[in-house]
Context: one part of a larger RNA
Molecule: small-subunit ribosomal RNA, central domain
Organism: Candidatus Uhrbacteria bacterium RIFOXYC2_FULL_47_19
RNA sequence: UUGGGCGUAAAGGGUCCGCAGGCGGCCUGUUAAGUUAUUCGUUAAAUCUCAGGGCUCAACCCUGAGGCCGCGGAUAAUACUGGCGGGCUAGAGGAUGGGAGAGGUGAGCGGAAUUGCCGGUGUAGUAGUAAAAUGCGUUAAUAUCGGCAAGAACACCAAAGGCGAAGGCAGCUCACUGGAACAUUCCUGACGCUCAGGGACGAAAGCGUGGGGAGCGAAGCGGAUUAGAUACCCGCGUAGUCCACGCCCUAAACGAUGGAUGCUGGGUAUUGGGAGUAUCGACCCUCUCAGUGCCGACGAAAAAAGCUAACGCGUUAAGCAUCCCGCCUGGGGAGUACGGUCGCAAGACUAAAACUC
Numbered sequence: 001u002u003g004g005g006c007g008u009a010a011a012g013g014g015u016c017c018g019c020a021g022g023c024g025g026c027c028u029g030u031u032a033a034g035u036u037a038u039u040c041g042u043u044a045a046a047u048c049u050c051a052g053g054g055c056u057c058a059a060c061c062c063u064g065a066g067g068c069c070g071c072g073g074a075u076a077a078u079a080c081u082g083g084c085g086g087g088c089u090a091g092a093g094g095a096u097g098g099g100a101g102a103g104g105u106g107a108g109c110g111g112a113a114u115u116g117c118c119g120g121u122g123u124a125g126u127a128g129u130a131a132a133a134u135g136c137g138u139u140a141a142u143a144u145c146g147g148c149a150a151g152a153a154c155a156c157c158a159a160a161g162g163c164g165a166a167g168g169c170a171g172c173u174c175a176c177u178g179g180a181a182c183a184u185u186c187c188u189g190a191c192g193c194u195c196a197g198g199g200a201c202g203a204a205a206g207c208g209u210g211g212g213g214a215g216c217g218a219a220g221c222g223g224a225u226u227a228g229a230u231a232c233c234c235g236c237g238u239a240g241u242c243c244a245c246g247c248c249c250u251a252a253a254c255g256a257u258g259g260a261u262g263c264u265g266g267g268u269a270u271u272g273g274g275a276g277u278a279u280c281g282a283c284c285c286u287c288u289c290a291g292u293g294c295c296g297a298c299g300a301a302a303a304a305a306g307c308u309a310a311c312g313c314g315u316u317a318a319g320c321a322u323c324c325c326g327c328c329u330g331g332g333g334a335g336u337a338c339g340g341u342c343g344c345a346a347g348a349c350u351a352a353a354a355c356u357c
Base pairs, nucleotide, nucleotide: 004328005327006326007311008310012325014201015200016199017198021194022193023192025088026087027086028085029084030083031082033081034080035077036076037075038074039073040072041071042070048066049065050064051063052062053061054060091191092188093187094186095184096183097182103177104176105175106174107173108172109171110154114150115149116148117147118146119145120144121143125136126135162169163168206247207246208245209244210243211242215241216240220236221235222234223233258324259323260322261321262320263319266295267294268293269292270291271290272289273288274287275286276285306313307312330357331356332355339350340349341348342347
C1' cells in the first nucleotide's frame, strides 16, 4: 500500500472563515467525454498456450493458430456521471414582523466588603494554630464610631438556566455592533457541503514598553513540624494578578466524541418563539418549531430497536447511510536530535534514527 480503525485500548486538527481540490437537489432538451456493446487494426522476434510435424523418445527444434495488460480507429446504445441549453422550489440565501439572551467593543455610574490614612471613644492585649511561635500592640493596637482615599471583584437574583465557532462571557446604564430561534411564504433560483495550503481568533502562565497596585500571592525571609523539612501549617512578602498597546500560541483547549445532510419508538423537565382553546386579561390545557438536560438499582411500572470488547451510546447516537477533511499502525528512545519556519526570549510548529524490550 491493501485493509481495519479513531468516547475510555494508538488515533478528531483548540476553534472558525475560506481559495484550489473532492462531492452535490427536481424536471427537460442536446452532446456522447466517462460508461457499455459489436467490429477492425496494433500489441517485433524469441519466450508462453493449443494443434500438427522433425531429430529412435525427451529436452531441443520447425510450421500454423491464439493471447494477457493495454492502446488506436469505426459503428451503435444513452440508464447513470460529465459538458452545454431551458425550466422548477423541497436545499441555500434574501425580505418583512414581534420577541429572548453574562455574545462582543467602548464610556459612564453604583453599593457591600477589604486595606491604608485622619479624627473620636477606649485599654491591654491581639493575631494565629492540632498546639504554638515568629508577627502586630502603651510612639495606644485589636474592638467601636465618623470622615477621606485607593484598587480589585460584583452577594442575593442564580437555575440540570442563557449566549458564543472555540477560548470564553455575570452589578447597573448608555452608545456602537455580531449571531441564532420563531412567524409570514413575499423575492432570488442550486447560488450548496467539505476543505490540503492560507488567513483570523485563541484560557492561564510568560515576555516588551508605559501606568497601576487594595486583597491575594510563585520566588524569597522568618516561625513551627520533623531524624532532616529546600514541603504540608503560621507571619511577612517581590514578580505577577489589574489597565493600555505589542508579542507568545500552549492546555485534561474535554462531550477525551471533526463538519454537513437524510432516515430510525417513546417518556419527562426546562429555555425561547408560534398556533389553538379558554378568559375581561393573565395563568392553566393541547399542538408545533428551535435549543438545553435526564430516563438509576433491588422492584409492579418506565431505555424500545440498533450499536459496543465492556463500560456505556441511544432523534444532542457511539444506530442506519452518503460526502469532505484531520489523524492512528507495539512499548521505550521521543514529541527528543538534526534541519527548516516562526519568536525579543521562554520556546512553539514540523519531525526521525541508532539502540533496546